[in-house]
RNA sequence: ACGCGCUGGCGGGACUCGGUGUAAUUCCGAACCGGCGGUGAUCCACGGCCCGACCGUGGUAAGCCCGCGACCCGGGAGCGGUUCGUCCGCCCGGUGGACCUGGUGAGAAUCCAGGGCCGACGGUUGGGGGCGGCCUCGUCCGCGCCCAGAAAGUCCGGAUGGGAGACAGCGCGC
Numbered sequence: 001a002c003g004c005g006c007u008g009g010c011g012g013g014a015c016u017c018g019g020u021g022u023a024a025u026u027c028c029g030a031a032c033c034g035g036c037g038g039u040g041a042u043c044c045a046c047g048g049c050c051c052g053a054c055c056g057u058g059g060u061a062a063g064c065c066c067g068c069g070a071c072c073c074g075g076g077a078g079c080g081g082u083u084c085g086u087c088c089g090c091c092c093g094g095u096g097g098a099c100c101u102g103g104u105g106a107g108a109a110u111c112c113a114g115g116g117c118c119g120a121c122g123g124u125u126g127g128g129g130g131c132g133g134c135c136u137c138g139u140c141c142g143c144g145c146c147c148a149g150a151a152a153g154u155c156c157g158g159a160u161g162g163g164a165g166a167c168a169g170c171g172c173g174c
Stems, first nucleotide, its partner, number of pairs: 002173007010165001016030004032153001033119002035068004043059006049052001063117002072094004078090004099115005121157003125148004130143004134138001
């Protein structure tokens, strides 16, 4: 150094101005953001020699190229947890977004320029009327109904969660 195991902490960014409106960081105009691994004709540094369109090492380089993760759905006769609820986790499977044009060049999915596109689930406003709640009787709280309506990558929530993974330490193997 490599492989396996254990432990540890780490491990996602972004609403500003104007407009409409009862109401919008949700709509409209402009602006803003980009997890992890791989690949990579980028750039930088160091070293080498036969001094080159060279070789080696390290760093750096893709939201939309290949894959992974979060979210959601399903499965089980297994394992673990349990407040025992067919609940949670493990495990297995599924679903799951987006790129073109031009330039350079031997070669572009990655470089340069231009234009585009994408981003889980739940929540969110006003009016009317009904029922219920309370040591608090309210311009209060909760739950149905009717009418109109407003729609989230960025706000709030699950989440002080989970996590791809990178790193460090220890042990074992070679």